This is a predicted structure of a 73-nucleotide RNA (transfer RNA) from a Clostridiaceae bacterium. The organism belongs to Clostridiaceae, within Bacteria. It was read from a public genome assembly. Its Rfam family is "tRNA".
[in-house]
RNA sequence: GCUAGUAUGGCUCAGCUGGCAGAGCAGCUCAUUCGUAAUGAGCAGGUCGCCGGUUCGAAUCCGGCUACUAGCU
Numbered sequence: 001g002c003u004a005g006u007a008u009g010g011c012u013c014a015g016c017u018g019g020c021a022g023a024g025c026a027g028c029u030c031a032u033u034c035g036u037a038a039u040g041a042g043c044a045g046g047u048c049g050c051c052g053g054u055u056c057g058a059a060u061c062c063g064g065c066u067a068c069u070a071g072c073u
Stems, first nucleotide, its partner, number of pairs: 001072007010025004019056001027043005049065005
């Protein structure tokens, strides 16, 4: 340099047939316990990597850029 893939909450990931952003773990509160852990109930936390385009409407489709990973040279 070329090609492909990935980017979503603190972490690991779903959601990509366009229509209210989710799960598990972690965190906080409460219950349970003599106490802790475990368990149960609840709560909070995200402008979906960035900039544009299409659309009534974009995490999702299109273009560019950035970062990371793999392959080729």